[in-house]
RNA sequence: GAAAUCUGAGGGCAAACCCGUUGAAAGACGGGGACGCAAAGCCUCCGGCCUAAAGCGCGCAAGCGUCAUGGCAGCGGGGUUGCCAAU
Numbered sequence: 001g002a003a004a005u006c007u008g009a010g011g012g013c014a015a016a017c018c019c020g021u022u023g024a025a026a027g028a029c030g031g032g033g034a035c036g037c038a039a040a041g042c043c044u045c046c047g048g049c050c051u052a053a054a055g056c057g058c059g060c061a062a063g064c065g066u067c068a069u070g071g072c073a074g075c076g077g078g079g080u081u082g083c084c085a086a087u
Base pairs, nucleotide, nucleotide: 004087005086007085008084012037013036017032018031019030020029021028022027035074041080042079043078045077046076047075048072049071050070055066056065057064058063
């Protein structure tokens, strides 16, 4: 220096739910809160899933259908970066 493994110390993140803000929605952000997480750090490249405003189609209308350019990195794969000690 590389790979792997379990263990220890100090720490880290924060699901559901509640409040507020934001958004058409899904969701996001802030505060509280801990189900869990060793990459639950970062990136939508691939698959999957959620939503469907605008558009398009149908309809007298109410509305219905379709569609990601909107999201989920805590759905999986991939990429990328990475802390201390021990073996």
Molecule: c-di-GMP-I riboswitch aptamer
Organism: Tepidiphilus sp. J10